[in-house]
Context: one part of a larger RNA
RNA sequence: UUGGGCGUAAAGGGUUUGUAGGCGGCCUUAAAAGUCUUGUGUUAAAACUCAAGGCUUAACCUUGAAAAUGCAUUAGAUACUCUAAGGCUAGAGUAAGGUAUGGGAAAAGGGAAUUUCUAGUGGAACGGUGAAAUGUGGAGAUAUUAGAAGGAACGCCGACGGCGAAAGCGCUUGACUAGGCCAUUACUGACGCUCAGAAACGAAAGCUAAGGUAGCAAAAAGGAUUAGGUACCCUUGUAGUCUUAGCCGUCAACGAUGGAUAUUAAGCGUUGUUUUUACAGUGCUAUAGCUAACGCGUUAAAUAUCCCGCCCGGGGAGUACGCUCGCAAGGGUGAAACUC
Numbered sequence: 001u002u003g004g005g006c007g008u009a010a011a012g013g014g015u016u017u018g019u020a021g022g023c024g025g026c027c028u029u030a031a032a033a034g035u036c037u038u039g040u041g042u043u044a045a046a047a048c049u050c051a052a053g054g055c056u057u058a059a060c061c062u063u064g065a066a067a068a069u070g071c072a073u074u075a076g077a078u079a080c081u082c083u084a085a086g087g088c089u090a091g092a093g094u095a096a097g098g099u100a101u102g103g104g105a106a107a108a109g110g111g112a113a114u115u116u117c118u119a120g121u122g123g124a125a126c127g128g129u130g131a132a133a134u135g136u137g138g139a140g141a142u143a144u145u146a147g148a149a150g151g152a153a154c155g156c157c158g159a160c161g162g163c164g165a166a167a168g169c170g171c172u173u174g175a176c177u178a179g180g181c182c183a184u185u186a187c188u189g190a191c192g193c194u195c196a197g198a199a200a201c202g203a204a205a206g207c208u209a210a211g212g213u214a215g216c217a218a219a220a221a222g223g224a225u226u227a228g229g230u231a232c233c234c235u236u237g238u239a240g241u242c243u244u245a246g247c248c249g250u251c252a253a254c255g256a257u258g259g260a261u262a263u264u265a266a267g268c269g270u271u272g273u274u275u276u277u278a279c280a281g282u283g284c285u286a287u288a289g290c291u292a293a294c295g296c297g298u299u300a301a302a303u304a305u306c307c308c309g310c311c312c313g314g315g316g317a318g319u320a321c322g323c324u325c326g327c328a329a330g331g332g333u334g335a336a337a338c339u340c
Base pairs, nucleotide, nucleotide: 003312004311005310006309007294008293012308014201015200016199017198021194022193023192025088026087027086028085029084030083033081034080035077036076037075039073040072041071042070049065050064051063052062053061054060091191092188093187094186095185096184097182098181099180103177104176107173108172109171110154115149116148117147118146119145120144121143125136126135162169163168206247207246208245209244210243211242215241216240220236221235222234223233258307259306260305261304262303263302266285267284268283269282270281271280272279273278289296290295313340314339315338322333323332324331325330
């Protein structure tokens, strides 16, 4: 390279929107670029293949024929693809009616609890552990009652349930706002699918600036444990965790499973629409089929098509160098020598 693959062996991009590109529904007509057929020219000779001949045979040599591919050109074919024109409604979309929802961002309000403060009662312990100690406490703790302050998180409902592209989303209320699903018509008439580059979003930690800081808690300190103990356990405790504005752009960003369309037994739950069937989700078991096995199985890892991403022995290494992004931390891209 021909290829073979990507749930777990190497391999699905974190997710979405979407440009170029690739691919693309049904019918009619035209055209004839791709495609197919015919003829002609050319594709040097030698070589290869076939036939015949010549050296005693062979190798070798001679003669003839044929083949192959490309290009140009001629005359045709029109199923498929492309192109042009016209039409259609099954894909896609729009409008009108319902409906579920922790979808989003902002505002207002709420109760439980922890902590601190103030006051009362009370009077010796509390706290913590495997056991202790550090620690707190007659300057009155812990406990208990009343009041106040402040920050963060929202018990039960809560579910194998819901919503969202993913990250993710859960106290209550009203206002703003996005998307989905269902049913029935009407309309547009292929407007579609995927998507290199690009753009947007993107947990936690981290960074910058300004606030905030109840609890928790990297670092740090002390007490234990231990042979030691830069740990596990305990007492403290700063960044951080929270808000606003900006950056970072990563993860076991996982269903370790890219997206779209069509087809292919059933049974049992559950959510939404509905009156049921049914449709759209979300789960379990399982047939055919698939798989190295485990398992997957109409939510496919089955059967097919289209488009994108990625892989090609282990280590070196997601390193070096270069480029690029970033305030930095670092991110993206990404080798080789050598070695097994």